Annotation:
A computed fold for a 72-nucleotide RNA from Calliarthron tuberculosum, annotated as transfer RNA. It matches the Rfam family "tRNA". Rfam classes the family as a transfer RNA. Its family is annotated with triplet codon-amino acid adaptor activity in the Gene Ontology. Model confidence (mean pLDDT): 83 of 100. The RNAcentral record of the sequence draws on ENA.

RNA sequence: AGCCCUUGUAACUCAAUGGCAGAGUAUUUUCUUGGUAAGAAAAAAGUAACGAGUUCGAUUCUCGUCAAGGGC
Numbered sequence: 001a002g003c004c005c006u007u008g009u010a011a012c013u014c015a016a017u018g019g020c021a022g023a024g025u026a027u028u029u030u031c032u033u034g035g036u037a038a039g040a041a042a043a044a045a046g047u048a049a050c051g052a053g054u055u056c057g058a059u060u061c062u063c064g065u066c067a068a069g070g071g072c
Base pairs, nucleotide, nucleotide: 002072003071004070005069006068007067008066011025012024013023014022019056027043028042029041030040031039049065050064051063052062053061
């Protein structure tokens, strides 16, 4: 270099589902404390790696590209 497989979703770690995109941690605000930490409540944050196709409808299915990991 080539072939094959897996993965790509919030700042991070990961879910879910062909029909409203979620959780934990982190962040911000408030409460609590003499003050931190811990605890409690709330909020914000994602066009779903990029492009195309199928479909009434795609994050999900198919194909290509890119990136990461693994095997030969």